[in-house]
This is a predicted structure of a 476-nucleotide part of an RNA (small-subunit ribosomal RNA, 3' major domain) from an uncultured bacterium. The RNAcentral record of the full RNA draws on ENA and SILVA. The coordinates come from a structure-prediction model, not an experiment, and the mean pLDDT is 82. Its Rfam family is "Bacterial small subunit ribosomal RNA".
Context: one part of a larger RNA
RNA sequence: UGACGGGGGUCCGCACAAGCGGUGGAGCAUGUGGUUUAAUUCGAUGAUACGCGAGGAACCUUACCUGGGCUUGAAUGUAGGUUGACGCAUGGAGAAAUUCGUGUUUCCGCGAGGACAACCUACAAGGUGAUGCAUGGCUGUCGUCAGCUCGUGCCGUGAGGUGUUGGGUUAAGUCCUAUAACGAGCGCAACCCCCAUGCUUAGUUGCCAGCACGUAAUGGUGGGAACUCUAAGCAAACUGCCUGCGAAAGCAGUGAGGAAGGUGGGGAUGAGGUCAAGUCAUCAUGUCCCUUAUGCCCAGGGCUACACACGUGCUACAAUGGCGUGUACAGAAAGUCGCUACCUGGCAACAGGGUGCUAAUCUCCAAAACACGUCUCAGUUCGGAUUGAGGUCUGCAACUCGACCUCAUGAAGCUGGAAUCGCUAGUAAUCGCACAUCAGCAAUGGCGCGGUGAAUACGUUCCCGGACCUUGUACA
Numbered sequence: 001u002g003a004c005g006g007g008g009g010u011c012c013g014c015a016c017a018a019g020c021g022g023u024g025g026a027g028c029a030u031g032u033g034g035u036u037u038a039a040u041u042c043g044a045u046g047a048u049a050c051g052c053g054a055g056g057a058a059c060c061u062u063a064c065c066u067g068g069g070c071u072u073g074a075a076u077g078u079a080g081g082u083u084g085a086c087g088c089a090u091g092g093a094g095a096a097a098u099u100c101g102u103g104u105u106u107c108c109g110c111g112a113g114g115a116c117a118a119c120c121u122a123c124a125a126g127g128u129g130a131u132g133c134a135u136g137g138c139u140g141u142c143g144u145c146a147g148c149u150c151g152u153g154c155c156g157u158g159a160g161g162u163g164u165u166g167g168g169u170u171a172a173g174u175c176c177u178a179u180a181a182c183g184a185g186c187g188c189a190a191c192c193c194c195c196a197u198g199c200u201u202a203g204u205u206g207c208c209a210g211c212a213c214g215u216a217a218u219g220g221u222g223g224g225a226a227c228u229c230u231a232a233g234c235a236a237a238c239u240g241c242c243u244g245c246g247a248a249a250g251c252a253g254u255g256a257g258g259a260a261g262g263u264g265g266g267g268a269u270g271a272g273g274u275c276a277a278g279u280c281a282u283c284a285u286g287u288c289c290c291u292u293a294u295g296c297c298c299a300g301g302g303c304u305a306c307a308c309a310c311g312u313g314c315u316a317c318a319a320u321g322g323c324g325u326g327u328a329c330a331g332a333a334a335g336u337c338g339c340u341a342c343c344u345g346g347c348a349a350c351a352g353g354g355u356g357c358u359a360a361u362c363u364c365c366a367a368a369a370c371a372c373g374u375c376u377c378a379g380u381u382c383g384g385a386u387u388g389a390g391g392u393c394u395g396c397a398a399c400u401c402g403a404c405c406u407c408a409u410g411a412a413g414c415u416g417g418a419a420u421c422g423c424u425a426g427u428a429a430u431c432g433c434a435c436a437u438c439a440g441c442a443a444u445g446g447c448g449c450g451g452u453g454a455a456u457a458c459g460u461u462c463c464c465g466g467a468c469c470u471u472g473u474a475c476a
Base pairs, nucleotide, nucleotide: 001476002475003473004472005471007470008469009468010467011466012465013464015460016459019423020422021421022420023419026315027314028313029312030311031310032309033308034306035305042053043052064301065300066299067298068297069296070295076124077123078122079121080120081119082118083117084116087104088103089102090101091100092099093098106115107114108113126290127289129288130287131286135284136283137279138278139277140275142273147186148185149184150183151182152181153162154161155160166177167176168175192267193266194265195264197235198234199233200232201231202230203229207224208223211222212221213220238261241255242253243252244251245250317416321375322374323373324372325371326370334363335362338357339356342353343352344351345350382413387408388407389406390405391404392403393402429452430451431450432449433448435446
């Protein structure tokens, strides 16, 4: 100087408390451990691994296993040589990779030769093999915590200190004040984006108040530029004003005004460092290793196994509910190998027609809610696992191993031990919608969007984590 303390002081955080909803019990989905296996490819392992890499494992992917093949090799370049091939059509062998035939088959140039392609030879291959404890790059975490440093000066023999401490204040090393320090840098904040108010400009594909036309009905038509909205710019919030407290910074107020008030709400943004943290399997890369194989091609299988254990979720156990009928209201995305109105068939998944849209024009497009009826507390009209049968769709192909529909079947489960998690407002809870990946889909995941919409916070003694000062130390 740090680190640590079941030392002290001050302070903060959904850290506790106050509340609401869960997990832990059940069934299933998914990841992991373990076990099994020819293989169940590899990595990630307290917090900071375990719906993680994977934003799509039937083949492919694929790295694993079994078997069949290749050896300058799957790609590209250079040099030399040979050939007119390669390809296409067709026949045979084979699981395919591959291989054996038959037919057909180049261009420019008078020529020499050149172009192109295949094959052979040579040189450069190839490796998801090892080492993340040789590395770059990228990332997690403490933590969006308020810290981390420098120049000059001063103090100290020196390591170092001071500044950065003290008194106030703040979300903040934020600001004020004091001060052997005076200044400065990286962080904080602001500058950036979205939302909340108004104004201006612009009105198409969006809008329709007033005036007409028209319809069974609809901004459907003329027209309008008001309103909504769209998308560019500007304004607006700064403790600016008032009162009280204070030296100031600032704090308090049922204060005023205001759409918004004290950081208005949210996002992006992550200082110096810590964990020899993670990644050699995104990529790059040193060294080592393999080179008729640890490389390359192919078929099938596996990554989907299953006495068990754990994590993360979904669905429930019902009446604030289930079922049936009727009826209303979004936002944000996406769409031509696509989204599909509408009609017809089918109980349905879907199929057959068919229209619009490269989109503010067309389409996808809501559910909870609401109204009426029914069920009446039951393992039930709750719950839907499992299983049987029949179908639909995608795709060479759904056996291992896809999703969906219909009929039948109708398991566990009556609110969950010890323990444990999330959340402070348009939040929790609850309801649906869209997107990426994608032929299809094991999505209940991820990432967004809107609808309905709470309760509680006395307080900081305690648990956990953190910041500053101080103290002790057989620690560095």